The part of an RNA shown here (large-subunit ribosomal RNA, domain I) has 528 nucleotides and comes from Falsirhodobacter xinxiangensis. The prediction has a mean pLDDT of 83. Its Rfam family is "Bacterial large subunit ribosomal RNA". On this family, see Yusupov et al., Science 2001: "Crystal structure of the ribosome at 5.5 A resolution". Its family is annotated with ribosome and structural constituent of ribosome in the Gene Ontology.

Context: one part of a larger RNA
């Protein structure tokens, strides 16, 4: 250098046990009856996880199930079960300590009380039982300041264990104090109730509220009422039945979507921001506490039942391939089975289902029913919200000073006034359409296939780093089935390797599918 043959390596190919987006149901909360999360313990057991809590991989009822079964890593010993075991739903017990943690304290899983109870002495009554003594008189009865012991009741005490209770605020009732201030209130104490507190993924209300960044610098502005921060609440929040819009013609709460429109506007008229009338659509409801309680047809969820229909021969280790005949389909979704099964196993279609639990129709039965909103409209400063930056600035909120009218009145129709036209503030409720998903069912994917897809297919928020807030990995595949190499040799009764034997395959030997390349041997050939 050729050519082979090897070792190291772990790409490629396949494979999915987990992910990713979605879809259609349902859930939308859990907690002082102690959460979420933990920490310790809990097997015939040294650990890890999973389950559980001194009754501790578990106790009881109910209902299902019907032959095995005492959870995995992982076996051995024991031992359970047709008198129904494990198992699966339901509901109830039990549930150590920390944690909001709530008796007081604390360096969370620890320390250290109080107060009744219970339990155990023990004191006095009582009531009964055994037994001594006297007596009557012997079948027994009667007594006794007599003694045992067992039951109740009652007084004291008590180390250790047990059981419930003691936190603050806040309902509501009652005692008990009790000022200014004479009765009394407020105010303190107290006993009994009653809720609240904490955690949780995004959704929504409301209450503060930036900067980078753009503007090619930058100060109005922009980013942006956005991140973040406190509140509060629901399954949805929120808003809502015109003191609304329109424009001479109407409309008729709100919400959301598609236009109207990147229009009219606004804007160091720059960067930019940016509507409404109206028109199509989704949904549709109106009212004054739109509800309570009781009945419970019926539907939904649901452990779980039933559930068609196949045989030969060939290759092969292994038939589901392949040939030949056949069948069944309201069911040829899927998934396993030793290669590619409608007829082998799970199942599917389709029909049935107890508790419990959620909807709920309809019947009955108890309340309730505002009555017209003043320190209000509206003015003045000074903000702020409306697309709209103070502008001709209406319109809405208001921090500060003012301050009407009473339907023969008010407010509005983008300064302002007239006409006209529309409406009725200062008091409340109101479901659908619409937001979103931490979770649970089902199913889908011109989504990923182990450097990818979630960080995390494996015992991952795990090891590991960092005083800490915080950071944060690698790491899948023997084989159809452990048949996981008895037994013999070398060696050190090693490591490793040779026989032998499973086994389709062992160059599939637990550094095990396939086994690239870089990188390093060996044999041969050839050239310098």
């Nucleotide at each position: 250098c050729g050519u082979u043959u090897g070792g190291u390596g772990g790409a490629u190919g396949c494979c999915u046990a987990g992910g990713c987006a979605g879809u259609a149901a349902g859930a939308g909360g859990c907690g002082a009856u102690g959460a979420a999360g933990g920490a310790c313990g809990u097997g015939a057991u040294a650990c890890c996880c999973u389950g559980c809590g001194u009754u501790a991989a578990g106790c009881c009822a109910u209902g299902g199930g019907g032959a095995g079964c005492c959870g995995g890593g992982a076996a051995u010993a024991g031992g359970c079960u047709u008198u129904g075991a494990u198992c699966c739903a339901u509901g109830g017990a039990u549930g150590u300590c920390c944690g909001a943690a709530u008796g007081g304290g604390g360096a969370a899983a620890c320390c250290c009380a109080c107060c009744u109870g219970a339990a155990u002495g023990u004191u006095c009554g009582u009531u009964g039982u055994u037994g001594u003594c006297a007596c009557c008189c012997u079948u027994g009865g009667u007594g006794a300041u007599c003694a045992u012991c067992a039951g109740c009741g009652u007084u004291c005490a008590u180390g250790a264990c047990c059981a419930g209770g003691u936190a603050c605020u806040u309902u509501a009732a009652c005692c008990c104090u009790g000022a200014a201030u004479a009765c009394a209130u407020a105010g303190g104490g107290g006993u009994u109730u009653u809720a609240g507190a904490g955690c949780a993924a995004a959704c929504c209300c409301g209450g503060g509220g930036a900067a980078c960044u753009g503007a090619a610098a930058c100060a109005u502005c922009u980013a942006a009422g956005u991140a973040c921060c406190c509140g509060g609440a629901g399954g949805a929040a929120a808003g809502g039945a015109a003191a609304u819009c329109a424009a001479g013609a109407g409309a008729g709460a709100c919400u959301c979507c598609g236009c109207u429109a990147g229009u009219a506007g606004u804007g160091g008229c720059g960067a930019g921001c940016g509507a409404a009338c109206g028109c199509g659509g989704a949904c549709c409801a109106g009212c004054c506490g739109a509800g309570c309680c009781u009945u419970g047809a019926g539907a939904g969820u649901g452990a779980c039942u039933g559930g068609a229909a196949u045989g030969u021969g060939c290759u092969g280790g292994a038939a589901a391939g392949c040939a030949c005949a056949g069948c069944g389909a309201u069911a040829c979704a899927g998934g396993g089975u030793g290669a590619c099964a409608g007829c082998c196993c799970c199942g599917u279609a389709c029909a049935g289902g107890a508790a419990g639990c959620u909807c709920g129709a309809u019947g009955g039965g108890a309340c309730g029913u505002a009555u017209u909103a003043a320190g209000u409209a509206g003015g003045g400063c000074g903000g702020g919200a409306c697309a709209c930056g103070u502008g001709a600035a209406a319109u809405c909120c208001u921090g500060u000073c003012u301050g009407a009218a009473g339907a023969u009145c008010g407010g509005g129709g983008g300064a302002c006034c007239a006409c006209c036209c529309c409406c009725g503030a200062a008091g409340g409720c109101u479901a659908a359409g619409u937001a979103c998903u931490c979770c649970u069912u089902a199913c889908u994917g011109a989504c990923c296939g182990a450097u990818a897809g979630c960080g995390a297919a494996c015992c991952a928020g795990u090891a590991c780093c960092g005083u800490g807030a915080g950071g944060g990995a690698a790491a899948g595949g023997u084989g159809a089935a452990a048949a996981g190499c008895a037994c013999c040799c070398c060696g050190a009764c090693g490591a490793g390797g040779g026989g032998a034997g499973u086994g389709a395959a062992a160059c599939a030997g637990u550094a095990c599918c396939u086994g690239a390349a870089a990188c390093c041997g060996g044999a041969c050939g050839c050239c310098u």

It was read from a public genome assembly. NCBI's taxonomy places the organism under Bacteria, Pseudomonadati, Pseudomonadota, Alphaproteobacteria, Falsirhodobacter.